[in-house]
This is a predicted structure of a 74-nucleotide RNA (transfer RNA) from Candidatus Peregrinibacteria bacterium GW2011_GWF2_43_17. Model confidence (mean pLDDT): 80 of 100.
C1' cells in the first nucleotide's frame, strides 16, 4: 500500500428478512430490611447504536466516506 472482523449505557453483551417506545446482567442512586453492614426486594437514573453523508414512509440493521482498535497479505 491492500483485504477481513468489531465499535450499542461506566464494563460485559443483545436486538429475528429494515418495523411498535434500543434491552438484559453487573455497577450507579433512592427507598424496604438490619443496631450497622453484607446479602436480598422494590424503585429511579445513565444511550446522538465510533464519526459524517445517502437509501426509504421507517435505519443499531442497507449503500458510501471516515476514524480508531485487532488481523491477514505484501
Nucleotide at each position: 500500500g491492500g483485504g477481513g472482523a468489531u465499535g450499542u449505557a461506566g464494563c460485559u453483551c443483545a436486538a429475528u428478512u429494515g418495523g411498535c417506545u434500543a434491552g438484559a446482567g453487573c455497577g450507579c442512586a433512592g427507598c424496604a430490611u438490619u443496631c450497622g453492614c453484607a446479602u436480598u426486594g422494590c424503585u429511579g437514573a445513565g444511550g446522538u447504536u465510533g464519526u459524517g453523508g445517502g437509501u426509504u414512509c421507517g435505519a443499531g440493521u442497507c449503500c458510501c466516506a471516515u476514524c480508531a482498535u485487532c488481523u491477514c497479505c505484501a